[in-house]
Order: sequence, then C1' cells, then structure tokens
RNA sequence: UCCAUUGCCAAGGGGCGCCCUUAAUUGGGCUGAGAAGCACCCUUUGAACCUGAACCGGAUAAUGCCGGCGUAGGAAUGGCUCAAAAUAUAAAU
Repeated sequence: UCCAUUGCCAAGGGGCGCCCUUAAUUGGGCUGAGAAGCACCCUUUGAACCUGAACCGGAUAAUGCCGGCGUAGGAAUGGCUCAAAAUAUAAAU
C1' cells in the first nucleotide's frame, strides 16, 4: 500500500525441458508451481497445456531461459459452501 469474489467434495484436463556426470532415469547444476511427484498446475470468469514452431528478437554454459507471436487457432465441470450486492419479511431505534 492492497485485500467481496473463498473453501470443500466428486469428476476431468495437462506438462515434465536444458547442461555436466555415471555402468545405470547414478549424482549434480539451471529455470519453474511442477522437470515422474501418492506431487504440482489447470477446468469455459479457461495463457494450465497444445498448435503455429526445427518460428522471430534478446540473453545464457545450455534450454520455451526471457520477451514477442497472443484481442491467433484449439483446450478439460458438476454439486455444496463462504463473501458481496439486491429484494422481501420480522424486530429494534
């Protein structure tokens, strides 16, 4: 400084790359919510994720690492509940 727009249950959707190393998905490093976790993220109020894309620009040891593309084209839901607002009724002032 900001904070109504939450939580639960069930169901469903999704990604897992780069670098070094090892006999080995062995161990370590980078980004990230998550790099196979009894996890994480997302479900139409949908940049979770996919396509375009072996794309374009920048950075990096390297990589969707960052930005663009992107008001693009696709993409998986029901129930209950919290909160807020409106209306009605009742009570009090």

A computed fold for a 93-nucleotide RNA from Paraferrimonas sp. SM1919, annotated as TPP riboswitch aptamer (THI element).
The coordinates come from a structure-prediction model, not an experiment, and the mean pLDDT is 78.